[in-house]
Context: one part of a larger RNA
């Protein structure tokens, strides 16, 4: 913008697109088969690989607005305690989120219509003959089942509910997202927990500043599972979400 009034929902599938792999061992049964040696079919289980998706509970990476140690220089007058710069100064960890080597799933069963070929019944051509008419078996392939989109499927489908200009609804702004490149999406906008602050909890760090105790002293030890903590959970209206504002169906060919 269209889908002949508008709006909010839930829906059907024309159709497209995806996936389609497979080893090994156990068991049937050392059976059938075979002098032996070797050794099944059909069927039942069980683990693997290599691909896929989907997530972050566990292992593990990242993890420059989290914690600690430490080198040198400057600063804070000075001790002490901090800050800044030195690739993030180097160095050990690490929450969230991302994420793979990590976890969990997957191929399935099964139906139809077939190839190759195997068959029944059967003339042609008294006989054979799967084929000429007819009627079965038969594959990872072919149609369906299994995911996912999907009504611009211009054959615009299909159901419910709401609306009536005294305005259904939607946008505009504004606080923000596991949602994004804008745009969309979703979530709120005082009738509120959307952020951010603030409490409280978790979770990393690993034992904090002052002060005492001790040691000549470098440190130690107590006060104390300290202190301090980014995204993490959960609670508060303290800030911000005011306020205003535009569009919108001629009650509908």
């Nucleotide at each position: 913008u269209g889908u002949a009034g508008g709006a909010g929902a839930a829906u059907u599938g024309a159709g497209a697109g995806g996936a389609u792999c497979u080893g090994u061992c156990c068991u049937u049964a050392g059976u059938a088969c075979g002098a032996g040696a070797g050794g099944a079919c059909c069927g039942g289980g069980a683990u693997g690989g290599a691909c896929g998706u989907a997530c972050c509970u566990c292992u593990g990476g990242u993890g420059g607005a989290c914690c600690u140690g430490u080198u040198g220089u400057c600063g804070u007058g000075c001790c002490a305690a901090c800050g800044g710069c030195a690739c993030a100064g180097c160095a050990g960890g690490g929450u969230a989120g991302c994420u793979a080597u990590g976890u969990a799933c997957g191929g399935a069963c099964g139906g139809g219509a077939u190839a190759a070929c195997c068959g029944c019944u059967g003339a042609a051509a008294g006989c054979a003959u799967c084929u000429a008419a007819g009627c079965g078996g038969g594959a990872a392939a072919c149609c369906c089942a299994c995911c996912u989109c999907a009504a611009a499927a211009c054959g615009a489908g299909u159901u419910c509910u709401c609306c009536c200009u005294c305005g259904a609804g939607a946008g505009u702004c504004g606080u923000g997202g596991a949602a994004g490149a804008c745009c969309a999406c979703c979530a709120c906008g005082u009738u509120g927990a959307u952020a951010g602050g603030c409490c409280g909890g978790g979770u990393g760090u690993g034992g904090a500043a002052g002060c005492g105790c001790u040691g000549c002293a470098a440190g130690g030890c107590g006060u104390g599972u300290a202190g301090c903590u980014u995204a993490c959970c959960g609670g508060u209206a303290c800030u911000a979400a005011u306020a205003a504002c535009u569009c919108g169906a001629u009650u509908g060919g």

A computed fold for a 253-nucleotide part of an RNA from Hyphomicrobium facile, annotated as large-subunit ribosomal RNA, domain VI. The prediction has a mean pLDDT of 88. Its Rfam family is "Bacterial large subunit ribosomal RNA". The sequence was found in a public genome assembly.